[in-house]
């Protein structure tokens, strides 16, 4: 430093749904909750899926793969 992911420690995220905002819509925000997450951190590059005002247009990173970063540190 890699690679790994413990009935370890410090944690950390937040799904369905509910309530308000917002957007044509997918879906995003804050908030309440926890199905689950070792990157459920970020990035639309490539598969996919959905939306549409159908456009070289949008949405999903917690669909899959890919790419950067990262805290622990027993096997």
């Nucleotide at each position: 430093c890699a690679u790994c992911g413990a009935c370890a420690a410090g944690g950390g995220c937040a799904a369905a749904c509910c309530c308000g905002c917002u957007g044509c819509g997918a879906g995003g925000c804050g908030g309440g909750g926890a199905c689950g997450c070792a990157a459920a951190g970020c990035c639309a590059c490539g598969g996919g899926a959905c939306c549409c005002a159908c456009g070289c247009g949008g949405u999903c990173g917690g669909c899959c793969g890919g790419g950067c970063u990262a805290c622990c540190g027993g096997a």
c-di-GMP-I riboswitch aptamer from Actinotalea ferrariae, 75 nucleotides, folded computationally. The organism belongs to Actinotalea, within Bacteria. It matches the Rfam family "c-di-GMP-I riboswitch aptamer". From the family's description: GEMM was predicted in a large-scale screen for bacterial structured RNA regulatory elements. Genes associated with GEMM are involved in a diverse array of functions, including chemotaxis regulation, signal transduction, secretion and chitin. Its family is annotated with cyclic-di-GMP binding in the Gene Ontology.